c-di-GMP-I riboswitch aptamer from Marinobacter lipolyticus SM19, 95 nucleotides, folded computationally. The sequence was found by an Rfam model in a public genome assembly. Model confidence (mean pLDDT): 88 of 100. NCBI's taxonomy places the organism under Bacteria, Pseudomonadati, Pseudomonadales, Marinobacter, Marinobacter lipolyticus.
[in-house]
């Protein structure tokens, strides 16, 4: 260089919970905490999940003419990188 990865070294990251805040959720972002994490560092491209504002329905209810208002379903154009794969870019050096 390149796989690789320690009971090394110098540092990092920060789950649950809780508080603040953003957001229709899902989740984000901060503080506190640390369950982990050699990429737990970035990045939805392909798979998989979570939500379902808005949108669609040959479907129930109200209602009783307007294509209203509620419920079911079904959808991402929202999200998750600490679920896998993939692409980038990074510190250390035992075996």
């Nucleotide at each position: 260089a390149c796989a690789c990865g320690a009971u090394a070294a110098u540092g990092g990251c920060a789950a649950a919970a809780c508080c603040g805040u953003c957001g229709a959720a899902a989740g984000g972002c901060g503080g506190u905490g640390a369950c982990g994490c050699a990429a737990a560092g970035c990045g939805a491209c392909c798979g998989g999940c979570c939500u379902a504002a808005g949108g669609c329905u040959u479907u129930c209810u109200u209602g009783g003419u307007a294509u209203a208002a509620g419920a079911a379903g079904c959808u991402a154009c929202g999200g998750c990188a600490g679920c896998g794969g993939c692409g980038c870019c990074a510190c250390c050096g035992a075996a």